This is a predicted structure of a 131-nucleotide RNA (SAM riboswitch aptamer (S box leader)) from a Deltaproteobacteria bacterium. It was read from a public genome assembly, where an Rfam model found it. Its mean pLDDT, the model's own confidence on a scale to 100, is 76.

């Protein structure tokens, strides 16, 4: 760097150094000199991975499941901060327009567009595995 797979609505910050950016990118919207990024220390969250211990239904004797502990990572503003592409459902005051279509006619009137919600997708992040 590419790729497979799982998860992404919950949770958890103080201090020191530093000195202007940061939230991946674009648009938006935010954070920030009441101190950004980055680094360090300590603390915390979580439970992906493997380990140790423990509990225990059942049995095909392989293993699976609960809890605890420490470890390898990760994370500690805002839903991955929101949106984009596709599908579905609901709604659309006022003004203008009145097409497709339906109807003998009067007349009705989509689609489209906007917006809200839901589902999927893209992209991204993290873990574990592979090249």
């Nucleotide at each position: 760097u590419c790729u497979u797979u799982a998860u992404c609505a919950a949770g958890a910050g103080u201090g020191g150094u530093g000195g202007a950016g940061g939230g991946a990118a674009a648009g938006g919207c935010c954070c920030u000199u009441u101190g950004a990024a980055a680094c360090c220390a300590c603390a915390g969250c979580a439970a992906c991975c493997g380990g140790u211990c423990u509990c225990g239904a059942g049995u095909u004797c392989g293993g699976g499941a609960u809890g605890a502990c420490a470890g390898g990572u990760g994370c500690u503003a805002a839903u991955u901060c929101c949106u984009g592409c596709c599908c579905g459902u609901g709604u659309u005051u006022u003004u203008u327009u009145g097409u497709a279509u339906a109807u003998a006619a009067u007349u009705a009137g989509a689609u489209c567009a906007a917006u809200a919600c839901g589902g999927g997708g893209u992209a991204g992040a993290u873990g574990a595995g592979g090249a």